Description: This is a predicted structure of a 79-nucleotide RNA (c-di-GMP-I riboswitch aptamer) from a Bacteroidota bacterium. The organism belongs to Bacteroidota, within Bacteria. The coordinates come from a structure-prediction model, not an experiment, and the mean pLDDT is 88.
RNA sequence: UUUUCGAACAGGUAAACCCAGGGCAACCUGGGGACACAAAGCCACGGGUCCUGAGACACAGGAUAGCCGGGUUAGCGAA
Numbered sequence: 001u002u003u004u005c006g007a008a009c010a011g012g013u014a015a016a017c018c019c020a021g022g023g024c025a026a027c028c029u030g031g032g033g034a035c036a037c038a039a040a041g042c043c044a045c046g047g048g049u050c051c052u053g054a055g056a057c058a059c060a061g062g063a064u065a066g067c068c069g070g071g072u073u074a075g076c077g078a079a
Base pairs, nucleotide, nucleotide: 005077006076012037013036017032018031019030020029021028022027035066041072042071043070045069046068047067048064049063050062051061052060053059
């Protein structure tokens, strides 16, 4: 220095819910608020789930990264 790991230190993010706004909707943005999180930073590549076309399948478009896997970047330094 790097990988693995996650004690401590410094911090970080922000669920549900409420208010305002956007959207047909899922959901998103801002403020409040804290469930929780060692990547709960970022990326829709694969799967899942949700919404729309729409009335079932196929198909197309959208959403979800705090559903899982994967990719990528990163703070600290005990065992």